RNAcentral holds the full RNA, with entries from ENA. A computed fold for a 350-nucleotide part of an RNA from an uncultured prokaryote, annotated as small-subunit ribosomal RNA, central domain.

Context: one part of a larger RNA
Parts: sequence; C1' cells; structure tokens
RNA sequence: UUGGGCGUAAAGCGGAUGCAGGCGGUGAAGUAAGUCAGAUGUGAAAGCCCAGGGCCCAACCCUGGAAUUGCAUCCGAAACUGCUUCACUAGAGUCUCGGAGAGGAAAGCGGAAUUCCCGGUGUAGAGGUGAAAUUCGUAGAUAUCGGGAGGAAUACCAGUGGCGAAGGCGGCUUUCUGGACACUUACUGACGCUGAGACGCGAAAGCGUGGGGAGCAAACAGGAUUAGAUACCCUGGUAGUCCACGCCGUAAACGUUGAGUGCUCGUCGAUGCGGGUAUUGACCCCUGCAUUGACCAAGCUAACGCAUUAAGCACUCCGCCUGGGGAGUACGGCCGCAAGGCUAAAACUC
Repeated sequence: UUGGGCGUAAAGCGGAUGCAGGCGGUGAAGUAAGUCAGAUGUGAAAGCCCAGGGCCCAACCCUGGAAUUGCAUCCGAAACUGCUUCACUAGAGUCUCGGAGAGGAAAGCGGAAUUCCCGGUGUAGAGGUGAAAUUCGUAGAUAUCGGGAGGAAUACCAGUGGCGAAGGCGGCUUUCUGGACACUUACUGACGCUGAGACGCGAAAGCGUGGGGAGCAAACAGGAUUAGAUACCCUGGUAGUCCACGCCGUAAACGUUGAGUGCUCGUCGAUGCGGGUAUUGACCCCUGCAUUGACCAAGCUAACGCAUUAAGCACUCCGCCUGGGGAGUACGGCCGCAAGGCUAAAACUC
C1' cells in the first nucleotide's frame, strides 16, 4: 500500500469538552479549482506488442504501426464536489409553560443501632466454636434500667425503580446549581457530526499536611485446625476506612459492544410527561413522545446469540488489531513526593 477485522477468538481510548483536520440538509443564480470532452505540442532511441520483410529456418536484423495510461497550452460542458451570492426549514438551537428524579456543591437537623464512660438492680459466669482455647469477669462481668460522650452509616419506603458523560449517586430540611423530558406556538436560519494533539472529570487502594477515630479491619500477636498451616475458624489489633486541602490516574473503569444520522415485522411490561373516551372522583380502556426491560420475525453470526436501545441495512469521523511466549517487560523520553503511570521494542524460543 491492498485487503480483512474489533460482544465472547488479537482488537472500542474509563469517560467527556473541544482547536486543527475530515465529513456535511433543501431550492436558485453565478464561477470553473476538482471532474468530463476535443484539439495541438511533447512524452529520445532501443526494448515490449502488432503487421510486413532479410539471412535455407530460428535466434538475430530491417521497415512501418501501435503503445508510452503522463505533462503543458487552447477551446468547450456544467450534472456532481468546491467557491461566491440570494433564499428556505425537515437538522441544530432559543423563548413561554409544566411536572419527574439517590444529578452536583455547601450548611443545618433527626432517629435506630454498635462501642465507651457514670450510676442503679443483680450474681457467677460471659463470650466464642464443628468442638475448643486464647479473651473478659468476685477489683462485680454478661444481662437489665437510667444518664452521658463520640464517630460512622442512613432499616422500612426500595422496585431487572430513578438520575448522571463515565466514575458514580439513597435519612430529613434549606441555599446555590447542571442536564434530560412533555406540551404548544413563536423565533434564529445549517449555526451541524466527528475529533489527532490539547484540556477538565475519573471507583477502590495508595501518598503528603492537618484533624478525627465508634464499628470494621490489611500488617501484626495469640488460640485452634493440620503432617505442616506464614491460611480458611476464633480472641485481640495498627495503618486504613471518615473530614479538609493537595497528589496519584489506574480497575473484569464491562453492555468485555466508540460517537452521530437515516432506514427495517411484531408481542408483553416499567418510568416520566401529554391527548382521547368514560366517571362524582380515583382506577380502568384507547393513544402520542421520551426513557428503560423481557421475548421474537426478516437479516446477520463460526456458533453462542443480537434482533427499532442491532451484533440487521447504509453513510461520516475517531480509536484499535495482525501467531504464542519473551512483554505491557528493557532502554530512552514525559509525568509523579513516592508507589508507580503513559509511550514502547529486540535478541532468543515454540
């Protein structure tokens, strides 16, 4: 480069915003850069190809043609792409009104429970296990009642329910704030899609500084088990888990399925908003849009399965793959306080 792929075989960046770039709706006019047609010039000769000829044939040689798919100039065409101008509203967006939601940030408040402290009652056990022991307890435990402290998490509601780009988000109230959706007009008039670099976000663990520390609990200690037991079980227990600020930037960051647009049989649910019929009213019934599930047709698929939320049929843009191991390693570079992260080979070997 050509071709093939990326749910599970190798392969979708964890996820967004977005500069450049790539791609881009409808109608009209113009232009003629791309595009197409013609002409002229050039595209050395030899060689290749075709026709004819000369050595007895052939190799070889000679003559003519074709080809040289290209480039330049001139004259044209105007459908498509580009460019310029005018216009449009089906893409995109804005305004009005409305309800839904664990969407985000901050502050405040509540109850249940665990633990600890104080006091009362009360007495010999409690705890734990497969069974035990370590452990706690006559210095009064466990149990129970009253009072207090403190931290963390928010039972029921709760739902293959909701919201968010992803990570993720769950007691209640207030303040600030993002997005999506429905309805109906009105408005702007292609303002769009994607997105290399770049730049925010990004679970848990980990790191720095300062707080906090109830429960849980790596490490650690002890008791058991066992042939051993650096484990599983038990009794303890420190980092950590929590808060503030700053780093880290990784996960089976998964739907193992990039984003956007259009098209392609149906059935049954759920959530939000709306319309219709009916009713005292709620429910029910029919129905539109959006979101979200289960099943299935065509089609696709190696099969499993997917199937209007596609893995179907197409287009645009980005990312990625190219036998296993060596190896997501070495070296170098960049980032980081460090841990390490990102980028990323080769020898060798099967």